A computed fold for a 503-nucleotide part of an RNA from an uncultured bacterium, annotated as small-subunit ribosomal RNA, 5' domain.
Its Rfam family is "Bacterial small subunit ribosomal RNA".
Its mean pLDDT, the model's own confidence on a scale to 100, is 84.
Context: one part of a larger RNA
């Protein structure tokens, strides 16, 4: 000098940041990804209307449960548990890739078809939750038509850094597209480029230990073949014996990286908390499906442990989302408002969700500002302390006189953020906050460590090698400036002191 600190003592106010470093230990409750009726069949609620025998029954679609359909749900948000690796950083390469939504450009949107769920009806189950059987629609589903392009096979021309790429290239052959709605609009299917994100590879570069010296058999190369969006022992099978290493392989420990941030005149050294970028994970372990993307935190399957229910037959959970709770711990916040802004997701919109986020609330953890009065007042007052008893010192410090009113406090006005959203009407979570005017008084606001050198800051009086003090030196056994108190004083100030940690 620093800190995501902690702990002792004390503590007015604001503004801005932070805030489980420990047990990725378990977790009660709540929220935390829905959305579209302008895709579709409909009618559980409510509203309108008609009706009623007052139980209800009947339209409509204002609106809308669950269904079916379609986007998202692979984003946002957490944590660092593994990983010493192409995980990251930085620099190439993809002639080895994908890439929904988005913007451009060219074409093209045709004839038909059989189910299914909701619903009715029965049956099993405690319960999760399942089955038979009839019915029905779609932008669900399928079968033909047509097509630039697509893949085979063959030729031909330009080009390149090899493997090759490329042509609106020729000939022939294989199969492949579409969905409504409609007034506008929204769509939808093929093809080209574009932004955007993605997978692969390759140079370099960053830990400790040789009391770790050899390590590898899919293991290093080849060919067929298989899988991938693609390269490649990614995976097979055959064959060849090879690859790696003192310039540290293997093999232990250890640790997410990095912009960064503290620390230094710099080199350098330490660290990776907030903020932002990549990685990995999500009760351990495994697997895969759906999709443009996952091997998928609030999806499925399977094992395993641990917790609930149970009618013993079987079933359900996963906070390292946001709060909260138990426990570890020297220690870390509210079971809060609000979608008003900025964002996201869904929708032609209005609008619906959004513990992202905006905001509040705790906590002097932390930075920074500001107050707790100013000026005047000496017979240097009482009153502490010392005292050579004269006296000195607290000390202009009070007291008292004249003044001010910051901030807190009463009382009244009162936003910016909305240039945005809507046809308008109207609409602010922060919040009656912030400002801003007026009011009353000096009125409500000071500790805490030191003071024997280092190292600013002395004296009493009490202990008497005892009680303690102590970063080092060293103090204390009867005149202790080193212990305890008191009085003075230094220093720093809503702080100050200690511990720890790094430079």
């Nucleotide at each position: 000098g620093a800190c995501g600190a902690a702990c002792g003592c004390u503590g007015g106010c604001g503004g801005c940041g932070u805030g489980c470093u420990u047990a990725a230990c378990a977790c009660a409750u709540g929220c935390a990804a829905g959305u579209c009726g302008a895709g579709c069949g409909g009618a559980a609620a409510g509203g309108c209307c008609c009706u009623u025998u007052c139980g209800g029954g009947g339209g409509u679609a204002c609106u809308c449960g669950a269904g079916c359909g379609g986007c998202g749900a692979a984003c946002g948000g957490g944590u660092g548990a593994g990983u010493a690796a192409c995980a990251c950083g930085u620099g190439a390469g993809u002639a080895a890739u994908c890439u929904g939504c988005c913007c451009u450009u060219c074409a093209c949107u045709u004839g038909g078809g059989g189910a299914u769920a909701a619903c009715c009806u029965c049956c099993g189950g405690a319960a999760a939750c399942g089955g038979u059987g009839g019915c029905u629609a779609a932008u669900a589903c399928c079968c033909g038509a047509u097509a630039c392009g697509a893949c085979c096979a063959u030729g031909g021309a330009u080009c390149g850094c090899a493997u090759g790429a490329u042509c609106u290239u020729g000939u022939g052959g294989u199969g492949g597209a579409a969905a409504g709605u409609u007034u506008u609009u929204c769509g939808g299917u093929g093809g080209g480029g574009g932004a955007u994100g993605u997978g692969c590879u390759c140079g370099c570069g960053g830990c400790c230990u040789a009391u770790c010296a050899g390590c590898u058999u899919g293991u290093u190369g080849g060919u067929g073949g298989g899988g991938u969006a693609a390269u490649g022992g990614c995976c097979u099978a055959c064959c060849a014996a090879g690859g790696c290493u003192u310039c540290g392989a293997c093999g232990g420990g250890u640790a997410g990286c990095c912009g960064g941030c503290c620390u230094g005149a710099g080199a350098g050294g330490g660290u990776g908390a907030c903020c932002g970028g990549c990685c990995a994970c999500a009760c351990u372990g495994g697997g895969a499906c759906u999709g443009a993307g996952a091997c998928a935190c609030g999806g499925c399957c399977c094992a395993g442990a641990c917790u609930c229910c149970u009618a013993c037959g079987g079933g359900a959970g996963g906070c390292a989302g946001c709060a909260g709770u138990g426990g570890g711990g020297a220690a870390u916040a509210u079971u809060g408002g609000a979608c008003a802004a900025u964002g996201g997701g869904c929708g032609g919109a209005a609008g619906c969700c959004u513990g992202a986020u905006c905001c509040a609330g705790c906590a002097a953890c932390g930075c920074c500002g500001c107050g707790u009065g100013a000026g005047g007042g000496a017979u240097g007052a009482c009153g502490g302390c010392c005292u050579u008893c004269g006296g000195g010192u607290u000390g202009u410090a009070a007291a008292c006189c004249u003044c001010u009113u910051u901030c807190a406090c009463c009382u009244g006005u009162g936003a910016c953020g909305a240039a945005g959203c809507g046809a308008a009407a109207g609409u602010g979570a922060c919040g009656g906050u912030a400002g801003c005017a007026g009011g009353a008084g000096a009125a409500g606001a000071a500790g805490c460590a030191c003071c024997g050198g280092c190292c600013a800051a002395c004296u009493a009086c009490g202990u008497g090698c005892c009680a303690g003090c102590a970063g080092c030196c060293g103090c204390g056994g009867u005149a202790a400036u080193a212990c305890g108190u008191a009085g003075g004083g230094u220093g720093c100030g809503a702080g100050c002191g200690u511990u720890g940690u790094c430079c």